[in-house]
């Protein structure tokens, strides 16, 4: 240098052009003599800029990381 492909929560992974989920783990309180367990609750995310569109994580352009394949 060329071509495909992936980036969502601390962490691992759906999903979908219309309030973004789940499981672990984090806090808080319940239970218990204490621990451990188990239960309720919270908080914490769509990689980054611009473009289409009433609307964009989704669609398209580029840019950054990472992977794999040609040369």
């Nucleotide at each position: 240098g060329c071509g495909a492909g992936a980036u969502u929560a601390g962490u691992a992974u759906a999903a979908u052009g219309g309030c973004a989920g789940u499981a672990c783990a984090u806090u808080a309180c319940c239970u218990u003599c204490c621990c451990a367990a188990g239960g309720u609750a919270a908080a914490a995310g769509c990689a980054c800029g611009g473009g289409u569109u009433c609307g964009a994580u989704u669609c398209c352009c580029g840019u950054a990381u990472c992977u794999c394949g040609c040369u």